[in-house]
RNA sequence: GCACUUUUAGCUCAGUUGGUAGAGCAGCUGACUCUUAAUCAGCGGGCCCAGGGUUCGAGUCCCUGAAAGUGCA
Numbered sequence: 001g002c003a004c005u006u007u008u009a010g011c012u013c014a015g016u017u018g019g020u021a022g023a024g025c026a027g028c029u030g031a032c033u034c035u036u037a038a039u040c041a042g043c044g045g046g047c048c049c050a051g052g053g054u055u056c057g058a059g060u061c062c063c064u065g066a067a068a069g070u071g072c073a
Base pairs, nucleotide, nucleotide: 001072002071003070004069005068006067007066010025011024012023013022019056027043028042029041030040031039049065050064051063052062053061
């Protein structure tokens, strides 16, 4: 330098054919317990890497850029 993959909640990851963004773990509250742990119930937390475009509508499609990774040179 070229090609490909990834970027969504604190962490690990889903998200179908474009139609109001989810799970597990973690956190908080409560129950239980002498206390902790475990268990059970509930709650909060993300405008989706940045910018632009298409569309009635974009996490999803298109363009540019950034970061990480893999391969080739």